[in-house]
Notes:
RNAcentral holds the full RNA, with entries from SILVA. Predicted 3D model of a 475-nucleotide part of an RNA (small-subunit ribosomal RNA, 3' major domain) from a soil metagenome. Its Rfam family is "Bacterial small subunit ribosomal RNA". Its family is annotated with structural constituent of ribosome and ribosome in the Gene Ontology.
Context: one part of a larger RNA
RNA sequence: UGACGGGGACCCGCACAAGCAGUGGAGUAUGUGGUUUAAUUCGAAGCAACGCGAAGAACCUUACCAGGUCUUGACAUCCCGAUGAAACACGCAGAGAUGCGUGCCCUCUUCGGAGCAUUGGAGACAGGUGGUGCAUGGUUGUCGUCAGCUCGUGUCGUGAGAUGUUGGGUUAAGUCCCGCAACGAGCGCAACCCUUGACUUUAGUUGCCAGCAUUGAGUUGGGCACUCUAGAGUGACUGCCGGUGACAAACCGGAGGAAGGUGGGGAUGACGUCAAAUCAUCAUGCCCCUUAUGACCUGGGCUACACACGUACUACAAUGGCCGAUACAACGGGAAGCGAAGUGGCGACAUGGAGCCAAUCCUUAUAAGCCGGUCUCAGUUCGGAUUGCAGGCUGCAACUCGCCUGCAUGAAGUCGGAAUUGCUAGUAAUCGCGGAUCAGCAUGCCGCGGUGAAUACGUUCCCGGGUCUUGUACA
Numbered sequence: 001u002g003a004c005g006g007g008g009a010c011c012c013g014c015a016c017a018a019g020c021a022g023u024g025g026a027g028u029a030u031g032u033g034g035u036u037u038a039a040u041u042c043g044a045a046g047c048a049a050c051g052c053g054a055a056g057a058a059c060c061u062u063a064c065c066a067g068g069u070c071u072u073g074a075c076a077u078c079c080c081g082a083u084g085a086a087a088c089a090c091g092c093a094g095a096g097a098u099g100c101g102u103g104c105c106c107u108c109u110u111c112g113g114a115g116c117a118u119u120g121g122a123g124a125c126a127g128g129u130g131g132u133g134c135a136u137g138g139u140u141g142u143c144g145u146c147a148g149c150u151c152g153u154g155u156c157g158u159g160a161g162a163u164g165u166u167g168g169g170u171u172a173a174g175u176c177c178c179g180c181a182a183c184g185a186g187c188g189c190a191a192c193c194c195u196u197g198a199c200u201u202u203a204g205u206u207g208c209c210a211g212c213a214u215u216g217a218g219u220u221g222g223g224c225a226c227u228c229u230a231g232a233g234u235g236a237c238u239g240c241c242g243g244u245g246a247c248a249a250a251c252c253g254g255a256g257g258a259a260g261g262u263g264g265g266g267a268u269g270a271c272g273u274c275a276a277a278u279c280a281u282c283a284u285g286c287c288c289c290u291u292a293u294g295a296c297c298u299g300g301g302c303u304a305c306a307c308a309c310g311u312a313c314u315a316c317a318a319u320g321g322c323c324g325a326u327a328c329a330a331c332g333g334g335a336a337g338c339g340a341a342g343u344g345g346c347g348a349c350a351u352g353g354a355g356c357c358a359a360u361c362c363u364u365a366u367a368a369g370c371c372g373g374u375c376u377c378a379g380u381u382c383g384g385a386u387u388g389c390a391g392g393c394u395g396c397a398a399c400u401c402g403c404c405u406g407c408a409u410g411a412a413g414u415c416g417g418a419a420u421u422g423c424u425a426g427u428a429a430u431c432g433c434g435g436a437u438c439a440g441c442a443u444g445c446c447g448c449g450g451u452g453a454a455u456a457c458g459u460u461c462c463c464g465g466g467u468c469u470u471g472u473a474c475a
Stems, first nucleotide, its partner, number of pairs: 001475002003472003007469007015459002019423005026314008034305002042053002064300007073125001077124002079121006088103006106115003127289002130287003136283002138278003141274001143272001148187006154163003167178003193266004198234007207224003212221002237260001240254005316416001320375005326369001332363003337356002342351003382413001387408007429451007
């Protein structure tokens, strides 16, 4: 100087408390451990691994296993020889890779040759998702959006170092003020950026419709007031008033205002810590393989199943289930695409093909809600697992191993032990909708809107963090 303390003082955080909804019990989905297996590819491991890499394993992917094959190679550059093909189509053998046969039969030229491609040969080499993240770059997690981390000059100390950065107030903040052997400065904080909330203005098509006509319908004429869209501005600064304070910084209350003291949300992550993660995104040193640890193919596996754990979904019902009727969104996506009306089917879906490269057309239907009816507390008209049969879709192909529909079946489950998680407002809870990946396949992920709470006395305690101080046989 740090680190640590079941030392002290002060302060903060959904850390506790106050509340709400859960997890832990059930069934299923998914990840992991374990076990099994020819293989169940590999990585991730307290917080910070476990719906994680994977924004989507039937083949492919695929790295694993079995079998069948190749050896200058599936891919790149160079040399020599031969050929005019190669590709494509067809036939045969084969599980296919591959092999054989038939058809088709390069370009330019100064006729020397050159180019392109295939094939044969020799080697230089290719190739490796093989090892080492404890050799590395790059990227990322975490403490933590915590308020810290440092430097120059000066001063003090023999020195390591100290001071500044401590102290008194204050703040979300090393934020600001005052004081002070310090005076300044840098990286952080804040602001500048995006979005949302109000108004003004510019512009009215594909958007909108107040008034005037018109229609089944903003459909058409007309209009750009309004909504909306997307450009540019205004607006919030403790600016004003009162009080407290040290005449300061600031805090408390108020006015005006769409918004008030950082208005809400996002992006943004200092010096560093964990030899943290990643050699399987990529790059890369060294080591290793080279008729194999490389390459191709078919089939299988990654989907196994006495069990254990994590994360979710659906429930156990009456604030509900079922039936009928009826209302209101936003973000998005669309050409190998979205696919309307109509028709068939109980339905999944099929048929159809209008319109749309989209403020124009399609997706589009919201659901909870509201109104009416029924059920009457039951393992039920709750719950839907499981299984049988019959179908639909995608795709060479749904047996291992996809999703959906109809009929039948109708399991556990009556609110969950010890323990434990999230959340402070348009939040929790609850309801549906969209997108990426994607031929097909979400209860996951990323977004969107609808309905919309309860509670916070307080900081004694648990956890984590910050500042000062103290002790130490620790570095």